The part of an RNA shown here (large-subunit ribosomal RNA, domain I) has 589 nucleotides and comes from a Planctomycetota bacterium. Its mean pLDDT, the model's own confidence on a scale to 100, is 83.
Context: one part of a larger RNA
RNA sequence: GGUGCAAGGUGGAUGAUUUGGCGUCAAGAACCGAUGAAGGACGUGGUACGGCUGCGAUAAGCCUCGGGGAGCUGCCAAGCAAGCUUUGAUCCGGGGAUUUCCGAAUAGGGAAACCUGGCUGGGGUUAUGCCCAGUCACCCGGCACUGAAUACAUAGGUGUCGGGAGGGAACGAGGGGAACUGAAACAUCUCAGUACCCUCAGGAAAAGAAAGAAACCUCUACUCCCUCAGUAGCGGCGAGCGAACGGGGAACAGCCUAAACCUCAUACAUGUAAGGGCGCACCGUUGUGUAUGUGGUGUCGUGGGAUCUGCCUGGGUGAUGCGAUAAUCCCAGGGAGUUACAAAAGUAUCGGAUAGCUGAACGGUCUGGAAGGGCCGACAAUAAAGGGUGAUAGUCCCGUAGGCGAAAUUCGAUACCCUCCUGGCAGACUCCCAAGUAGGGCCAGUCACGUGGAACCUGGUCUGAAUCUGGGGGGCCCACCCCCCAAGGCUAAGUAUUCCUUGACGACCGAUAGUGCAUAAGUAGCGCGAGCGAAUAUUGAAAAGUACCCCUGUUAGGGGAGUGAAAUAGUACCUGAAACCAAGCACCU
Numbered sequence: 001g002g003u004g005c006a007a008g009g010u011g012g013a014u015g016a017u018u019u020g021g022c023g024u025c026a027a028g029a030a031c032c033g034a035u036g037a038a039g040g041a042c043g044u045g046g047u048a049c050g051g052c053u054g055c056g057a058u059a060a061g062c063c064u065c066g067g068g069g070a071g072c073u074g075c076c077a078a079g080c081a082a083g084c085u086u087u088g089a090u091c092c093g094g095g096g097a098u099u100u101c102c103g104a105a106u107a108g109g110g111a112a113a114c115c116u117g118g119c120u121g122g123g124g125u126u127a128u129g130c131c132c133a134g135u136c137a138c139c140c141g142g143c144a145c146u147g148a149a150u151a152c153a154u155a156g157g158u159g160u161c162g163g164g165a166g167g168g169a170a171c172g173a174g175g176g177g178a179a180c181u182g183a184a185a186c187a188u189c190u191c192a193g194u195a196c197c198c199u200c201a202g203g204a205a206a207a208g209a210a211a212g213a214a215a216c217c218u219c220u221a222c223u224c225c226c227u228c229a230g231u232a233g234c235g236g237c238g239a240g241c242g243a244a245c246g247g248g249g250a251a252c253a254g255c256c257u258a259a260a261c262c263u264c265a266u267a268c269a270u271g272u273a274a275g276g277g278c279g280c281a282c283c284g285u286u287g288u289g290u291a292u293g294u295g296g297u298g299u300c301g302u303g304g305g306a307u308c309u310g311c312c313u314g315g316g317u318g319a320u321g322c323g324a325u326a327a328u329c330c331c332a333g334g335g336a337g338u339u340a341c342a343a344a345a346g347u348a349u350c351g352g353a354u355a356g357c358u359g360a361a362c363g364g365u366c367u368g369g370a371a372g373g374g375c376c377g378a379c380a381a382u383a384a385a386g387g388g389u390g391a392u393a394g395u396c397c398c399g400u401a402g403g404c405g406a407a408a409u410u411c412g413a414u415a416c417c418c419u420c421c422u423g424g425c426a427g428a429c430u431c432c433c434a435a436g437u438a439g440g441g442c443c444a445g446u447c448a449c450g451u452g453g454a455a456c457c458u459g460g461u462c463u464g465a466a467u468c469u470g471g472g473g474g475g476c477c478c479a480c481c482c483c484c485c486a487a488g489g490c491u492a493a494g495u496a497u498u499c500c501u502u503g504a505c506g507a508c509c510g511a512u513a514g515u516g517c518a519u520a521a522g523u524a525g526c527g528c529g530a531g532c533g534a535a536u537a538u539u540g541a542a543a544a545g546u547a548c549c550c551c552u553g554u555u556a557g558g559g560g561a562g563u564g565a566a567a568u569a570g571u572a573c574c575u576g577a578a579a580c581c582a583a584g585c586a587c588c589u
Stems, first nucleotide, its partner, number of pairs: 001588005008581002015574001016538002020509002022506007029498002031167002039102003042056003046080002050076003062096006071084003107116003117136007138164009171202001172200005182189001186236001212219002223250005233241002254490003257434001261296002264293007275283002278323004301468001303433004307428006314331003333422005346416009356404003362377005378395002386398003439463007449475001470485005525532002545573001548560004
């Protein structure tokens, strides 16, 4: 120096475990905010230096109403001190009070958590400084007052009332909008209307009651799923892109305006009579016309409505004085309703949410440190889900099946109350039926459709109709035929998502895994910054965490002793692999 053997050191793999994650399902909730949010800063404890949690100068809390029933003064984190509590504490739930400063931040400013003010009221001082409460941003809308140039007026101003502003995971609508990539290069094309940016909304959003689709048969708002179908098509006819009709399901719901006509109000024009009024009386500030507005009417494509006339069908009242007159007013009858179609409050009952309560049944013996294990003998079960307890427990504990429960707040359903609506037919001349719209030219976009024979839809620009004998569509265009009624609006459900709450589950992970985070985690640390971003789990059943003695420079480490089932379980603590290290023994050189 090497080989081998056994026992060690080091190291932290492996096994086992799980406080934490991941995913799915169901139900709930789907918003918070000027009544000051989200998020923070600073404070707040007897001991309190730090972190977490809670709270806000009333500061790990205050009041009240319920629950609960013996201990309690949150966690890391023990101890001491001082207290509270059956006159019911701590704790759990409902409601309320307080809630510094910053932050949309909003009196003004500002380098966030700070500085400096005005006004009103109060406290204090001889007085100022000082202290306390309230108020003072901007924008939009309504109303009132005021009010220029400029007579009326308008702009403007002032006040008041209401609203807005900011935050939020995904889902949604809209406005903008890439490139890498693919095409085996690349330019049309693709990726993709994706990523990303912006605006806005809701619990869903969007869409939506045919100027539709079909094909000569018909369907009957919209949305979503399956299919049709990788079909028809589009396409440097490359790469690729890619429907619809129809069929089957989910869920179902339809409505309101504009106009014509009538009433009323206001303004203007006309200007004393043309007229109005059912008749007379009467009005003449009436009447008529125009404009705006309120109310009534009306809403459709076998075209609808208005107006006028006629007819049918309960009752009543009788307009300004009298008379007449109303399916225009009232009642009855009928119908409907709070998500659209109008809208608000309440009562009762039932059910749910936010604390909880009740809840069966076991002993002996053996082994062992410990019984839940073995053996013996019992019991309960609408309960053998699960967890804990010194090893594996239906009957030890928490629970589980089943049953029960709310002073307060809140959600839903039903009923009542309440509220709202309420003609039809026939005929006829006339009137109305959404305009810088439809359509057209040029240029774009979107449609599965890349300009193509390219319709339909949308936009820019230049133009520019018609009112039912009207207008649009049926994929150039024309005819026939068929379908529909644009240029106003609202609308639940079926659909999407999950920051969040509750419950359940998993041929999901088990500490280099699973979230980046099982531990002080978006922490430590890094970066000027945008931002990047870790590691660290396990003694034991119980600290019983080694009194006391000894070695030593030693608060290091160790040897005894003691605890414990075990200390080669001693806090560098379960198991304790390998690499690596040295000493021991044997052999070889």